[in-house]
RNA sequence: AGGCGGCCGGACGGUCGCGGGCCGCACGGGCGACCGGGCGGCGCGAGGAAAGUCCGAGCUCCACGACGCAGGGUAGCGGGUAACACCCGUCCGCCGCGAGGCGAGGACCAGUGCCACAGAGACGAGCCGUCGUCGCGGCGUGAGCCGGGACGACGGGUGAAACGGGCAAACUCUACCCGGAGCAAGGCCAAAUAGGAGGGCGCAACCGUGGCCUCGGCCACGGGGAAGGGCAGCGUCGCCCGGCCCUCGGGUCGGCCGCUCAAGGCGGCGGGCAACCGCCGACCGUAGAUGGAUGACCGUCCACGCGGCGCGAGCCGCGGGACAGAACUCGGCUUACAGGCCGCCU
Numbered sequence: 001a002g003g004c005g006g007c008c009g010g011a012c013g014g015u016c017g018c019g020g021g022c023c024g025c026a027c028g029g030g031c032g033a034c035c036g037g038g039c040g041g042c043g044c045g046a047g048g049a050a051a052g053u054c055c056g057a058g059c060u061c062c063a064c065g066a067c068g069c070a071g072g073g074u075a076g077c078g079g080g081u082a083a084c085a086c087c088c089g090u091c092c093g094c095c096g097c098g099a100g101g102c103g104a105g106g107a108c109c110a111g112u113g114c115c116a117c118a119g120a121g122a123c124g125a126g127c128c129g130u131c132g133u134c135g136c137g138g139c140g141u142g143a144g145c146c147g148g149g150a151c152g153a154c155g156g157g158u159g160a161a162a163c164g165g166g167c168a169a170a171c172u173c174u175a176c177c178c179g180g181a182g183c184a185a186g187g188c189c190a191a192a193u194a195g196g197a198g199g200g201c202g203c204a205a206c207c208g209u210g211g212c213c214u215c216g217g218c219c220a221c222g223g224g225g226a227a228g229g230g231c232a233g234c235g236u237c238g239c240c241c242g243g244c245c246c247u248c249g250g251g252u253c254g255g256c257c258g259c260u261c262a263a264g265g266c267g268g269c270g271g272g273c274a275a276c277c278g279c280c281g282a283c284c285g286u287a288g289a290u291g292g293a294u295g296a297c298c299g300u301c302c303a304c305g306c307g308g309c310g311c312g313a314g315c316c317g318c319g320g321g322a323c324a325g326a327a328c329u330c331g332g333c334u335u336a337c338a339g340g341c342c343g344c345c346u
Stems, first nucleotide, its partner, number of pairs: 001346008010301007018045002021042005027036003047323001051334002054332005059182004071178005076090005091105001092103004106173002111171002113167003123164001127156008136147004186257004196248006206223007228241004264284002266281006302321001304319006
């Protein structure tokens, strides 16, 4: 001067505030499921990328005989993993003096397509010429001359590439993989009203009997009987419904769960070149909001910058910490990032 890998991402304390959790004490709201605030105490509260939502999974519901087609994806070889387009090892190609980096690295003897400019022609080709073989026509008495054709060989010119080909980050072919939608997934509890199923009770006018009486009626029992409404205007026929209570089941309003301990981290030992895997541990484990908390200020100090002083170690003053920010959870990739630390290598 570079290359690769790993790590940190200000520290400590105080005051006030915000969001969750647990315990205690009294309360309030709701039919209920449940919810809310008050006081006191204890403890917790963003990241390496929480981001982009690009891959792959878990989880949930729906679908599901098998095979094929369509559609999407992956691509040297081997390994790791729950899985992957990720990771590791390795071969090959390219770049770099090197440490190293990058690779969209199956197949153009299946078919189709494309190959700028130049060139006759960029792929069933034939421009200019030379030579050879075999026909043809014309002229000439003739030897022969002239013209033209077919086939073959060689050369020239253009171009990155000229009959040899190249391209699949062109369609395509081959091999393998892939069901869909997503936590507003979804699950549980559960009013009023209406409707469904089952059960129970009751029902007017009017008539009869009995009782009471304030002589108007009222009550009990028996008989009687859906008198009422609907089927798009009217009529007829026909059909349907019917008041109250209880129970059950489905759904709505509403409430709760899903919701954070996870394919987790760390340490030791062992296996493996490595990714990674196995065993052991009396170790660590703490946001879970839903208009969405994680903040503000002060003090001391630290990395860093500037200025001054000092021969110097250093001292003093001022400034000063990026990118960003959870929303079901993981594994990756990509992108952003002040400043700093460590290791190996050229």

The RNA shown here (Bacterial RNase P class A) has 346 nucleotides and comes from a soil metagenome. Rfam family: Bacterial RNase P class A. Gene Ontology terms of the family: tRNA processing, ribonuclease P activity and dimeric ribonuclease P complex.